[in-house]
Overview
Predicted 3D model of RNase P RNA and transfer RNA as a complex of 415 nucleotides. It holds a member of the Rfam family "Bacterial RNase P class A". It is annotated as a ribozyme. Rfam links the family to the GO terms tRNA processing, dimeric ribonuclease P complex and ribonuclease P activity. About the family: Ribonuclease P (RNase P) is a ubiquitous endoribonuclease, found in archaea, bacteria and eukarya as well as chloroplasts and mitochondria.
């Protein structure tokens, strides 16, 4: 110099003209004038998890669905995160994993191939022996993505963990780790895969969503059918147990209005101190959108900078994942070149 | 804003892990019949929405994006 990985931080600032949107104050009550504040790292997809709001208090029982699944922790929670174990990829640096269970059962495993879950087709050994046939075998060879642990060597009529060394498993027994799990030793104890097929095991899970929900106003036809105190409806199914009067359908009206919810929060930043870390605990600061057809915009000057460019605009609030984008900076690997 | 569903030739579908080199039925090309047009007859050409994972094998199963659709107001 390159090429890679990870990992951070910015998304411009002041001033000025014309504009919007809330708000305080001053004049005037039409409104105008001055102050002040006014989008994001993902406001997005709406993919998980919580708050908060009604549903009886969020209840009991079977049945049923549904999500998660290595080990320890971090949190209000999680399918996030840390930190580790094992497997895998990579020269490294890292980085990927839905990573429980296939001797609980079922269920599949096309075409090939004798045989796909326990098999003798071709061989090879024996016995009969002219063929034929009948036992042995899983070394060889053919098929397939997969074929009875692999390679060598002794044994065997021919072979076979049959028996031996070596690697892979597996099971016990010890010893380290909270754990997953590593080692070490002792056993020939080794008959496939798929569980993002059904299940089996362990954990977790009531619904519904700011159009939830309460309060005020308008206008209509407080209309028709059904059904209901022999219990409608409310909470997926049943039973139970509360509750206690409207419920469904069709027709219809309307300012498709206003008030609250509504933004101070499991929030942020900045010091200590705990911890390897994700975190946590204490102290200080500041108060930073709240709109409702929906403001936050346009333009021009200076500074700074390599450029002021990219993705892209809040609608109840938070924590995450994904996606989608313009640079900067820094760590750490590798290759080259020089010294 | 909020919950849901869906995607296969140009149009309608069929398929629910393997024999899929995905099949019909309309259109559509092309040839044949016809003096010509229709009809009819042989024949072709055209599709899994898009990246990834599981699998020995994915249109199908699993996750992610994209794109299209539906329902949701208050009164009574």
């Nucleotide at each position: 110099g390159g090429a890679g990985u990870a990992u951070u931080u910015u998304a411009a600032a002041u001033g000025g003209u014309c504009g919007c949107u809330a708000u305080a104050c001053u004049u005037u009550u039409a409104u105008a004038g001055u102050g002040u504040a006014g989008a994001g790292g993902a406001a997005a997809g709406u993919c998980c998890g919580g708050g908060c709001u009604c549903c009886a208090u969020a209840g009991g029982g079977c049945a049923a669905g549904g999500g998660c699944g290595c080990u320890g922790g971090a949190u209000a929670a999680c399918g996030u995160c840390c930190a580790g174990u094992u497997g895998g990829u990579g020269c490294a640096a890292a980085c990927c994993a839905a990573a429980g269970g296939a001797a609980a059962g079922u269920g599949c495993c096309a075409c090939a191939g004798a045989g796909a879950g326990a098999u003798a087709c071709c061989g090879c050994u024996u016995c009969u022996u002219u063929u034929u046939g009948a036992a042995g075998u899983a070394a060889g060879g053919g098929u397939g993505a997969a074929a009875a642990g692999g390679u060598g060597g002794g044994g065997u009529a021919a072979g076979a963990g049959c028996c031996c060394a070596c690697c892979a498993g597996g099971u016990a027994u010890c010893a380290g780790g909270c754990a997953a799990c590593u080692g070490a030793u002792a056993u020939g104890c080794u008959u496939g895969g798929c569980a993002a097929a059904c299940c089996c095991c362990g954990c977790c899970c009531g619904g519904a969503g700011c159009a939830a929900g309460a309060c005020c106003g308008a206008a209509u036809a407080g209309a028709g059918a059904g059904g209901g105190a022999u219990g409608a409806g409310g909470c997926u199914g049943c039973c139970c147990g509360c509750u206690g009067a409207c419920c469904u359908c069709u027709g219809g009206g309307u300012a498709c209005g206003g008030u609250c919810g509504c933004u101070u929060g499991a929030g942020a930043a900045a010091a200590a101190c705990c911890g390897c870390g994700a975190g946590g605990u204490u102290u200080u600061u500041a108060c930073u959108a709240g709109a409702u057809a929906a403001a936050u915009g346009a333009c021009c000057a200076u500074u700074u900078u390599u450029c002021a460019u990219a993705c892209a605009g809040a609608a109840c609030c938070c924590g995450g994942c994904u996606u989608a984008u313009a640079a900067a900076g820094u760590g750490c690997u590798c290759c080259u070149u020089a010294u | 804003g909020g919950c849901c569903c869906c995607a296969u030739c140009g149009a309608c579908u069929a398929g629910u892990g393997g024999u899929c080199a995905a099949g019909g039925u309309c259109g559509u090309c092309a040839c044949c019949c016809u003096c010509u047009c229709a009809a009819g007859g042989u024949g072709g050409a055209g599709a899994c929405a898009c990246g990834g994972g599981u699998u020995c094998g994915a249109a199908u199963c699993c996750c992610g994006u994209u794109g299209g659709g539906g329902c949701u107001a208050c009164c009574a």
Annotation:
The coordinates come from a structure-prediction model, not an experiment, and the mean pLDDT is 78.